c-di-GMP-I riboswitch aptamer from a soil metagenome, 72 nucleotides, folded computationally. It matches the Rfam family "c-di-GMP-I riboswitch aptamer". Rfam's curators write: GEMM was predicted in a large-scale screen for bacterial structured RNA regulatory elements.

[in-house]
RNA sequence: GAUAAACGCAAACUAUCUGAGAGGGUAGGACGCAAAGCCACUGGUCCUAGGAGGGACGGCAGGGUUACCGAA
Numbered sequence: 001g002a003u004a005a006a007c008g009c010a011a012a013c014u015a016u017c018u019g020a021g022a023g024g025g026u027a028g029g030a031c032g033c034a035a036a037g038c039c040a041c042u043g044g045u046c047c048u049a050g051g052a053g054g055g056a057c058g059g060c061a062g063g064g065u066u067a068c069c070g071a072a
Stems, first nucleotide, its partner, number of pairs: 001069001008033002013028006031059001037065003041062003044057005
């Protein structure tokens, strides 16, 4: 970060599995994404069987780290 090229990912929804739940896995499917790869460090949002406490969201924002191409 391009009226490029090659590649990649996969929202909603459906089926199915799993969890107490938020949610997560698999298959189909594509709304989109220059990191929509990975990491829960900070903020934020969400869940909590079961109070303390714990959990989820990286496609909410920031941050760390790795990666394809090479025009301006």